Predicted 3D model of a 104-nucleotide RNA (THF (Tetrahydrofolate) riboswitch aptamer) from Flavonifractor sp. An100. The organism belongs to Flavonifractor, within Bacteria. The coordinates come from a structure-prediction model, not an experiment, and the mean pLDDT is 77. RNAcentral holds the sequence, with entries from Rfam. Its Rfam family is "THF (Tetrahydrofolate) riboswitch aptamer". About the family: Tetrahydrofolate (THF) riboswitch was first reported for Ames et al. as an RNA motif in 5' untranslated (5'-UTR)regions of folate transport and biosynthesis genes in Firmicutes genomes.

RNA sequence: AACAGACUCGAGGCAUCGCGUUAAGUGUCAGCGGUUGGGAAGUUGCCGUUGAACGAAAAGCACCGCUCAAUUUGUGCUUGCGGUGGUGUCUCGCUCCCGCUGUC
Numbered sequence: 001a002a003c004a005g006a007c008u009c010g011a012g013g014c015a016u017c018g019c020g021u022u023a024a025g026u027g028u029c030a031g032c033g034g035u036u037g038g039g040a041a042g043u044u045g046c047c048g049u050u051g052a053a054c055g056a057a058a059a060g061c062a063c064c065g066c067u068c069a070a071u072u073u074g075u076g077c078u079u080g081c082g083g084u085g086g087u088g089u090c091u092c093g094c095u096c097c098c099g100c101u102g103u104c
Stems, first nucleotide, its partner, number of pairs: 002103004009093010019082003028052008038098002041095001058079006
């Protein structure tokens, strides 16, 4: 000098444990703050917070309470639903300069 790789962060799939289903969460917009490979810069993404707008898929069984029946409510369990949270894993993505590791 050349080549390759690792490092954070983010996205998606799968698995698992939860949350909500009496509506939070997710997503959208605006303001503010933070963060975004080991360092610096830049861009982009992401997170938190405040405000605003919008918005939903529930069903079954058992038990308790009630004079009886029905309905409603409560508790537990199960199956779903939500552009739902965490963890693990796989795959994918990351500009420029300077570094780190390996190869010759």